[in-house]
RNA sequence: CGACUCCCCACUGGAGAGAGGUGCGCGGCCACAUCAGCCAAGCAUCCACCGAAGGAGCAACCUGCCACGGCAGCGAAUCUCUCAGGUAAAGCGGACAGCGGGGGCAGC
Repeated sequence: CGACUCCCCACUGGAGAGAGGUGCGCGGCCACAUCAGCCAAGCAUCCACCGAAGGAGCAACCUGCCACGGCAGCGAAUCUCUCAGGUAAAGCGGACAGCGGGGGCAGC
């Protein structure tokens, strides 16, 4: 000096799926007040659904064992699962992508 890859930061883009049921209910409306009624943050639970935080599963390769039939380990994803998370709009979050900056590194 410093590529690919990796890590961090800023900006930009960034999908899907019930404003579901029941119970409780902060707070509010009405009212002199009570009862009744209405709205309702949130919590619990039930069912339905989504996959793009995170998490889990595995094909080939490779490794080991073998009675040569296989078995075990290792092992990626935007695939699969849906534990977690999420399901009007907005907001938040958001894999991933683009761009810029910084760090680190093979090497020279």